Model confidence (mean pLDDT): 75 of 100. The RNA shown here (Bacterial RNase P class A) has 328 nucleotides and comes from a bacterium. The sequence was found by an Rfam model in a public genome assembly. Its Rfam family is "Bacterial RNase P class A". By type it is a ribozyme.
[in-house]
RNA sequence: UGGGUGAGUUGGGUGAUUGCGGGCGAAAGCCUGAGGAAAGUCCGGACUCCUAAGAGCAUGGUAGUGGGUAACACCCACCCAGGGCAACCUGCGGGAAAGUGCCACAGAAACGAAACCGCCAUUUGAUGGUAAGGAUGAAACGGUGAGGUAAGAGCUCACCAGCAAGUUGGUGACAAUUUGGCUGAGGUAAACCCUGCCUGGAGCAAGGUGCUGAUGAGGAAGCUCUGCCUUUGAUUCAGCAAGAAGACCGCGAGAGGUUACUGGUAACAGUAACCGCAGAUAGAUAAUCACACAAAUACAGAAUCCGGCUUACAGACUCACCCUACUC
Numbered sequence: 001u002g003g004g005u006g007a008g009u010u011g012g013g014u015g016a017u018u019g020c021g022g023g024c025g026a027a028a029g030c031c032u033g034a035g036g037a038a039a040g041u042c043c044g045g046a047c048u049c050c051u052a053a054g055a056g057c058a059u060g061g062u063a064g065u066g067g068g069u070a071a072c073a074c075c076c077a078c079c080c081a082g083g084g085c086a087a088c089c090u091g092c093g094g095g096a097a098a099g100u101g102c103c104a105c106a107g108a109a110a111c112g113a114a115a116c117c118g119c120c121a122u123u124u125g126a127u128g129g130u131a132a133g134g135a136u137g138a139a140a141c142g143g144u145g146a147g148g149u150a151a152g153a154g155c156u157c158a159c160c161a162g163c164a165a166g167u168u169g170g171u172g173a174c175a176a177u178u179u180g181g182c183u184g185a186g187g188u189a190a191a192c193c194c195u196g197c198c199u200g201g202a203g204c205a206a207g208g209u210g211c212u213g214a215u216g217a218g219g220a221a222g223c224u225c226u227g228c229c230u231u232u233g234a235u236u237c238a239g240c241a242a243g244a245a246g247a248c249c250g251c252g253a254g255a256g257g258u259u260a261c262u263g264g265u266a267a268c269a270g271u272a273a274c275c276g277c278a279g280a281u282a283g284a285u286a287a288u289c290a291c292a293c294a295a296a297u298a299c300a301g302a303a304u305c306c307g308g309c310u311u312a313c314a315g316a317c318u319c320a321c322c323c324u325a326c327u328c
Base pairs, nucleotide, nucleotide: 002323003322004321005320006319007318008317009316010315013291014290015289016288017287018286020033021032022031023030024029035299039310040309042308043307044306045305046304047203048202049201050200053226054225055224056223057222060198061197062196063195064078065077066076067075068074079093080091081090082089083088094194095193099192100191101188102187103186116134117133118130119129120128121127142160143159144158145157146156147155161183162182163180164179165178166177167176168175169174207249208248209247210240211239212238213237214236218229219228256275257274258273259272260271261270262269263268
């Protein structure tokens, strides 16, 4: 200098006038009012109801190790495999010697098998030995080289690969190393399955706030059992309209936010101080002008709430790291 990798901030501000929702107030007036994804509805919960609480099976989910969290398929760190010069990225990451399947065609043979061509022995015929060489295939009895042999083969040796055992390091997944000829056909579990861990259903249109009458033994969840409630009436159904013009509660103070310190590699946790941050329901935050900045514009509008993941995004800006041109 150029190219790349990872992470983050913002996405409008100030003043005036008019207007809309909520809160406080007798009134005047004061305070306040959409997002980083509010989106998708893909996960996990809080909360509510079904019967206060349990156990087992089934069903469903998940899958390297350890940590974080209310919890998770999320986040952090590490291990292994693959890709990349690297920073980094990806993960179909437990088990094939528990069992059952599947591997078309080709090929002699693709789960208990098998020898087509070839090589050797041979009485030149039968037969026996062999799996080094060739062919087929995605995959064919560990690989390469040397010795040895009738010809060959881990038959022997060296270096590798896998496996088993020991030692060392590590919380662990694993790594390094030593010994061993142990080499058992292979692949596939995002095939069925096995193993470990987790696992009721429905959802704010959940639900709550009265009265009268009827029914009459059961009552939540796919099933079973324990337990609890229930003839002083479970469960189910119908009507009325006090509340009320279909109202009020649920409805926002939360696993909350900001800053500082401490601990931790980090995710995060603890302590202290400060803040009070939308609650509509025919559904609110808009319009005009000026100024500064100079980018004022992209994706796009809450409906019970929160923690994530995924997707969309014009412009402006910041940090760290890798490779590289040139110069010193």